[in-house]
RNA sequence: AGAGUUCAAUCCUGGCUCAAGAUGAACGCUGGCGGCAUGCUUAACACAUGUAAGUCAGACGGGAAGUGGUGUUUUCCAGUGGCAGAUAGGUGAGUAACACGUAAAAACCUACCCUUGGGAGGGGAACAAUAGCUGGAAACGGCUGUUAAUACCCCAUAGGCUGAGGAGCAAAAGGAGGAAUCCGCCCGAGGAGAGGCUCGCGUCUGAUUAGCUAGUUGGUGAGGCAAUAGCUUACCAAGGUGAUUAUCAGUAGCUGGUCCAAGAGGAUGAUCAACCCUACUAGGAUUGAGACACGACCUAGACUCCUAUGGGAGGCAGCAGUGGGGAAUUUUCCGCAAUGGAUGAAAGCCUGACGGAGCAAUGCCACGUGGAGGUAGAAGGCCUAUGGGUCGUGAACUUCUUUUCCCGAAGAAGAAGUAAUGACAGUAUCUGGGGAAUAAAUAUCGACUAACUCUGUGCCAGCAGCCGCGGUAAUACAGAGGAUGCAAACGUUAUCCGAAAUGAUUAGGCAUAAAGCAUCUGUAGGUGGCUUCUUAAGUCCACCUUCAAAUCCUAGGGCUCAACCCAGGACAGGCGGUGGAAAUUGCCAAGCUGGAGUACGGUAGGGGCAGAGGGAAUUUUCAGUGGAGCAAUGAAAUUCAUAGAGAUCAUAAAAAACACCAAUGGUGAAAGCACUCUACUGGGCCGACACUGACACUGAGAGACAAAAGCUAGGGGAGCAAAUGGGAUUAGAUACCCCAGUAGUCCUAGCCGUAAAUGAUGGAUUCUAGGUGCUGUGUGUAUCAACCCAUGCAGUGUUAUAGCUAAUGCGUUAACUAUCCUGCUUGGGGAGUACAUUCGUAAGAAUGAAACUCAAAGGAAUUGACGAGGGCCCACACAAGCAGCGGAGCAUGUGGUUUAAUUUGAUGUAAAGUGAAGAAUCUUACCAGGGCUUGACAUGCCGUAAAUCCUCUUGAAAGAGAGGGGUGCCUUCGGAAAUGUGGGCAUAGGUGGUACAUGGUUGGCAUCAGCUCGUGCCGUAAGGUGUUGGAACCCUGAGCAGACUGCAGGUGAUAAGCCGGAGGAAGGUGAGGAUGAUGUCAAGUCAUCAUGCCCCUUAUGCCUUGGGUGACACACAUGCUACAAUGGUCAGGACAAAGGGUCGCGAUAUCGCGAGGGUAAGCUAACUCCAAAAGCCCAUCCUUAGUUGGGAUUGUAGAUUGCAAUUCGCUUGCAUGAAGUUGGAAUCGCUAGUAAUCACCGGUCAACCAUAUGGUAGUGAAUUCAUUCCUAGGCCUUGUACACACUGCCCGUCACAUUAUGGGAGCUGGCCAUGCCCGAAGUUGUUACCUUAACUACAACAAAGGGGAUGUUGAAGGUAGGGUUAGUUUUGGAGUGAAGUCGUAAGAAGGUAGUCGUACUAAAAGGUGCGGCUG
Repeated sequence: AGAGUUCAAUCCUGGCUCAAGAUGAACGCUGGCGGCAUGCUUAACACAUGUAAGUCAGACGGGAAGUGGUGUUUUCCAGUGGCAGAUAGGUGAGUAACACGUAAAAACCUACCCUUGGGAGGGGAACAAUAGCUGGAAACGGCUGUUAAUACCCCAUAGGCUGAGGAGCAAAAGGAGGAAUCCGCCCGAGGAGAGGCUCGCGUCUGAUUAGCUAGUUGGUGAGGCAAUAGCUUACCAAGGUGAUUAUCAGUAGCUGGUCCAAGAGGAUGAUCAACCCUACUAGGAUUGAGACACGACCUAGACUCCUAUGGGAGGCAGCAGUGGGGAAUUUUCCGCAAUGGAUGAAAGCCUGACGGAGCAAUGCCACGUGGAGGUAGAAGGCCUAUGGGUCGUGAACUUCUUUUCCCGAAGAAGAAGUAAUGACAGUAUCUGGGGAAUAAAUAUCGACUAACUCUGUGCCAGCAGCCGCGGUAAUACAGAGGAUGCAAACGUUAUCCGAAAUGAUUAGGCAUAAAGCAUCUGUAGGUGGCUUCUUAAGUCCACCUUCAAAUCCUAGGGCUCAACCCAGGACAGGCGGUGGAAAUUGCCAAGCUGGAGUACGGUAGGGGCAGAGGGAAUUUUCAGUGGAGCAAUGAAAUUCAUAGAGAUCAUAAAAAACACCAAUGGUGAAAGCACUCUACUGGGCCGACACUGACACUGAGAGACAAAAGCUAGGGGAGCAAAUGGGAUUAGAUACCCCAGUAGUCCUAGCCGUAAAUGAUGGAUUCUAGGUGCUGUGUGUAUCAACCCAUGCAGUGUUAUAGCUAAUGCGUUAACUAUCCUGCUUGGGGAGUACAUUCGUAAGAAUGAAACUCAAAGGAAUUGACGAGGGCCCACACAAGCAGCGGAGCAUGUGGUUUAAUUUGAUGUAAAGUGAAGAAUCUUACCAGGGCUUGACAUGCCGUAAAUCCUCUUGAAAGAGAGGGGUGCCUUCGGAAAUGUGGGCAUAGGUGGUACAUGGUUGGCAUCAGCUCGUGCCGUAAGGUGUUGGAACCCUGAGCAGACUGCAGGUGAUAAGCCGGAGGAAGGUGAGGAUGAUGUCAAGUCAUCAUGCCCCUUAUGCCUUGGGUGACACACAUGCUACAAUGGUCAGGACAAAGGGUCGCGAUAUCGCGAGGGUAAGCUAACUCCAAAAGCCCAUCCUUAGUUGGGAUUGUAGAUUGCAAUUCGCUUGCAUGAAGUUGGAAUCGCUAGUAAUCACCGGUCAACCAUAUGGUAGUGAAUUCAUUCCUAGGCCUUGUACACACUGCCCGUCACAUUAUGGGAGCUGGCCAUGCCCGAAGUUGUUACCUUAACUACAACAAAGGGGAUGUUGAAGGUAGGGUUAGUUUUGGAGUGAAGUCGUAAGAAGGUAGUCGUACUAAAAGGUGCGGCUG
């Protein structure tokens, strides 16, 4: 310090996620040791048991025990009394508050402690204990009698207190000691420390909480308190508080600090420390210096326990511990040895405070699990290209050491002030011995992120922090080997901060990404021109106090180091105080004119409001003319019309809107504003420079105005026109189109308050190049005047520099440079929705969430692709022509069907006379049957026989069996080579699958002109440019010459090269690709071949016979032959080119009607196939017919190839003589030696299915106006929400599943406040009832006290209606969900441009009307 993730790629915006650190943690796996820390975050839930606060006999009376006995002895004890139980310790429920923090202040109290002044004289009456009697189950009491004190009371006294004159009130205690003395007691004063009260400032969230308050705010009197005070009360006044956030609601102990962060800051408040609150829940007081009291009391409530049922007891949020809750948090331990506390004169006693130990890897820190040598690189595992590599010096092995571990010996400090006193603890430490001995896991390995391979699995199982991985070659799942990280730990989960400048003070934004209020006026507030003076609030400087300690930082020191501990010091910052400075902000005061305004003179204008007038058009009325259609549309129909439309002429009426001028023009705050004239009226601009003297800018709330639609009431209603009704279109058409048509549109009076109310750009001020228009108004020059020219101010356009911007773009009218004020924004969806509130008659408007869900949504620009967008160009693409196909018969191929099998691939163009340049057997892959299993074929091993050859039996053949013949070549004499055969193991074999695993090869786009690279330039980048645009040249083929540093000169190393030159038609600027590209169609081919993986192995392999690939209701494709007279038939005589041939072509003579037979010369090629045919010429016949056209089909007799011609060949003769008379929609080819037509030849091949296919020559046309249209392609441009690229993307209803959530009417809980009822304990008031030792000379019904009764107040409880919150049941929409239904609304002109507001309407997206916007 950054990284991943939106895209085909890019730059932004923007969220999500990750890497760091931390924790009182938990979980998974693992676990050697020590030190120091820490340990119920949840149920302030309930608690068994033990224990945590006592002490004093030197305050007092009394009792008991110890001893053999005694007691001026010792010890113990209930009670009276004193001090302490208000500290220490626990918890964080409540509390948003003077609770806390910080800084101040006055009206207070203070036991014990310290200092100091003074004092303690004289009297008195009781009550516990105890004794007796007695109640009760118990707890606990009752009555009578006796008694002491440092317990209680009275009098006296006082440097005390009190309206301060007078007068009044009001103290004391003793104990110990032989004694000196010591410890106490009382009244004052001062101090220390503690506490109470007041106050400035700071201290969470919500406005969908805006008003709150009745002792409330203040005053007076009285009461009350330690003290101030509405603290309480009576009366009086009506105040007090709040947008600087009151009140209400929610949440929360606060701080020092802790964690993170560069810092600002964010989060947090365990342990330690300070403060506060609390002690089962609620209320209350008593005692006391101090409490409204954790281990005290009274009352009520809930709960638990005891009970004799009458009544009682209890409070672990002290330390241990138990149950429960929970993911989760320890021992019912030791000791008062240390530190501290209570008490005591002291010894001492008490102390779950504390000191320690135990448990827990909970955290931090430290140590160890061995060190050195050791390659045969062992075995084994894994991988492998089979060579090897790796685990790996790792192990084994040799040697060394002993931290740790085990055993033994010694043994602390902590103890102070002479001795005594140690829980920890026989601990730390030290020393001797032993033996490598006792000790390594965990997570990860696709990128982020360090670390890779194999096997298994096959969108399954699973992984996942984000992106994502897995559908048969997974570095992503699982296992293994290896590697990487960290280490007594490692990983996961949770939470916080960081990264996040992702709430931006430091430090963001708002034209298009989220974001400027529709516009203006203006209150509070914020900000504010120039000069001088005052002041010193802000500001700055110096000093001082304080912000506890601990912590953090940092010298130093102590534990072997570290963690940890001790200790000196300090920064920064806050509040407060004192003194100073006066630039700047503020305040006071005085001026100024530049900002702002007023007055004056001009001026432009659809600015506003009201009234009056006008003409054109539309529709309608009435009256003519006229006579058949009109109107509408892509085309029609509905509609209108012989009852006279439309057309035309004249007249009348009505309502609404104002052509031309007109413009990028004017004006207004915006919305908006346009015929003409008039009245009233607002604002602007220019000029001159008289006046005021900062009067200014912005503006939360607030107010005003605000298109269209809509609403209320009353008018009006020509045209247009939501809704609605018809007609079309359509699969449907609740639409687009057409015919009608109502609200509405118009006016008056009110409401509504919204728009894409837009420049998608808040207002004001300042600065910053120009060029060129327009509007208004000045100046200069000039002129008689108007122009022209130059220039100022105000407005309105365009282009552009700097600058800015993600880019597009903005650019003196800023989106530049700065200042001030204001509004708004913080991922997409849910949602501008729900609830609540305000406004509104309503429609609705304003304010405005959450749950849940996704990893994106979005902006600008690039390249493509696409468009029922545009432009240009090209092509037998159309057009103009010629000849066809589609109809018939036949041939061939395909589909389908059939079959034992009809093997298989190819399927729009770009499959279908294609693979196949030859299926009777073979081919052959298919089917049936018969056979073989190391195999038909290859290599290696062993055995055997030479091999080849001949015959016989059986069989359909393959095969099986038998017999005969033969004995080779080389040799070191062992053997060996070739071949056949037998055996066994490795393996052969596969036209089996996958062309979506591949190589190679082929096709289409396409013989289209496009594609790409280097360098340079432009752009942040993706990319662009070059290669765009315009023009010129080029027919094709063949050939020749020249140029391609060849020549001379210069330069240079004499090189490469460079420079100028001669010559010449031409001389110096890249390259690849025209041998067809880059790409694209997961195009074709695993069946040419090769090949990965999978599959078969007595079979999916191999051999063999026969069959099939040739089937046949049908459909399609490609061809041949025809339908005839430009013809057919017979006869005659002409003219080619290019090819093939020795397993072949085969002449001649000869036989056959012929196919052909037989013979046989020649030829590796001037021999042969071989003859050209159409045409042409002469002549004959046919004469328009299903024919002498046409030849299918069939019969019969032959020839030929072959082992074989039946399934299933070709061919000859004779006979037979089918359909068909030019072909519907549709469609193919062709631009000249071309189409058309005619014949010839080849390959394959025994023969042939060839009418196919590849070539060759002969005869030989017609047409092209042109590029509007159809098809295909290319280029440019434009739009895009597409990039798997339109077979794209995508919207809504409905149906199903699931998730969270809103509403209605109930029901059930919790909480809060209020009214009323009841009213405990207690304080206080009253009291005529009862009662009483101290004092009064006595006495009393006195004073005073106690009890009882009663009043105010008062917790809990009851009740009533509210508020708020949670749950339950039905209903509404919303979200999410691989393949559901219906349509196709949006993105292209998305096929009716879209969209905003509003209204109506419709299964749904949506449609239509009105006004606005261009995105």
Overview:
Predicted 3D model of a 1415-nucleotide RNA (small-subunit ribosomal RNA) from Erythroxylum shatona. Model confidence (mean pLDDT): 81 of 100. Its Rfam family is "Bacterial small subunit ribosomal RNA". Gene Ontology terms of the family: ribosome and structural constituent of ribosome.